Molecule: Glycine riboswitch aptamer
Organism: Ilumatobacteraceae bacterium
RNA sequence: UACUUUCGUACGGAAGAGUGCCUACACAUCCAGUGCAGGUGCACCGAAGGAGCAACCACCCCGGAACCUCUCAGGUAAACGGACCGUUCAAAAGUG
Numbered sequence: 001u002a003c004u005u006u007c008g009u010a011c012g013g014a015a016g017a018g019u020g021c022c023u024a025c026a027c028a029u030c031c032a033g034u035g036c037a038g039g040u041g042c043a044c045c046g047a048a049g050g051a052g053c054a055a056c057c058a059c060c061c062c063g064g065a066a067c068c069u070c071u072c073a074g075g076u077a078a079a080c081g082g083a084c085c086g087u088u089c090a091a092a093a094g095u096g
Stems, first nucleotide, its partner, number of pairs: 001096006008089001010087004018042006025035003043076003049072001050070003056064002
């Protein structure tokens, strides 16, 4: 000094899945109804986390491992969150 890998910072992008009942409040009010919050039944979703399988990687030992499967957790207006992707900065390691 160049490249690669890993971890992290900042910014941007980022999917899926809903209904019933009850209660409180607000609007409306003859009745019917509408909005919103909470609780609950059933149903559903996978891309926080977690668990399972193991193609593959590594292999002396110790290991790593999916966007697959499960749905414990989480989620099913928006917001938040969000695996992952891109850019940026910083650190570590490796190679030339």